About this RNA:
The prediction has a mean pLDDT of 87. Predicted 3D model of a 258-nucleotide part of an RNA (large-subunit ribosomal RNA, domain VI) from Candidatus Epulonipiscium fishelsonii.
Context: one part of a larger RNA
RNA sequence: CGCAGGAAAUUUGAGAGGAGCUGUCCUUAGUACGAGAGGACCGGGAUGGACGGACCGCUGGUGAAUCUGUUAGACUGCCAAGUCUAUAGCAGAGUAGCCAAGUCUGGAAAAGAUAAACGCUGAAGGCAUCUAAGCGUGAAACAGACCUCAAGAUAAGAUUUCCCAAUUAAUUAAGACCCCUUGAAGACGACAAGGUAGAUAGGUUGGAGGUGGAAGUGUAGCAAUACAUGGAGCUGACCAAUACUAAUGGUACGAGGG
Numbered sequence: 001c002g003c004a005g006g007a008a009a010u011u012u013g014a015g016a017g018g019a020g021c022u023g024u025c026c027u028u029a030g031u032a033c034g035a036g037a038g039g040a041c042c043g044g045g046a047u048g049g050a051c052g053g054a055c056c057g058c059u060g061g062u063g064a065a066u067c068u069g070u071u072a073g074a075c076u077g078c079c080a081a082g083u084c085u086a087u088a089g090c091a092g093a094g095u096a097g098c099c100a101a102g103u104c105u106g107g108a109a110a111a112g113a114u115a116a117a118c119g120c121u122g123a124a125g126g127c128a129u130c131u132a133a134g135c136g137u138g139a140a141a142c143a144g145a146c147c148u149c150a151a152g153a154u155a156a157g158a159u160u161u162c163c164c165a166a167u168u169a170a171u172u173a174a175g176a177c178c179c180c181u182u183g184a185a186g187a188c189g190a191c192a193a194g195g196u197a198g199a200u201a202g203g204u205u206g207g208a209g210g211u212g213g214a215a216g217u218g219u220a221g222c223a224a225u226a227c228a229u230g231g232a233g234c235u236g237a238c239c240a241a242u243a244c245u246a247a248u249g250g251u252a253c254g255a256g257g258g
Stems, first nucleotide, its partner, number of pairs: 001152001005163007015149004021049007033038001051106005059100004066093005071086006112142001117137004164258001175253001178250001179195005200246003203242005209235003216229005
């Protein structure tokens, strides 16, 4: 821009893409078959491998603004307590998120038309013949079925709801953009949640989870240190509550009953 008014939602599916794999064991049954050795078709069940999808409750990895221990130096005048630099100084743990080695799950079944092949009826050609007319069985291949996208499918589809009254022009309606607060969304656009009639983000409060016993004081000890106060103190992303802070203010757009 188009889809013969303008919008907000929900959809149909022409078409396109994906998937499609397979082992072992049990049973049928030591049956059919076979002198024996051996040993099934068909059917039923269980459990795996590789591959794909989703997720983070479990097991773990990472986790550089979390917690703790500790070495050297510098600094806060000194002690104590801290901050900074040294690969994140080194080391031990670890929330959210992301992830696999973790967990769950998929391939199917039924069914269509067929290939090779196997048949029925059957002439030409009194017989025979699956074929010439006609009718069947039959494969991971084909078309569907399963999953995803999909009306620019210009053949531009369908349904529901909202808005609009008389010339023109302009302003507006439903709505929506800019702008702002943000996100398990994201390169940017986009998408999604909100913008005071508000829990969108930050802060605060409470909690979960993590770390592992703060500082100060007291007691014991010459001291290093230990114990008590006290599952203490601290705590990024997690879960809630709460308008304290910031989403202010505002411009421009958008139909005329088609």

Its Rfam family is "Bacterial large subunit ribosomal RNA". Its family is annotated with structural constituent of ribosome and ribosome in the Gene Ontology.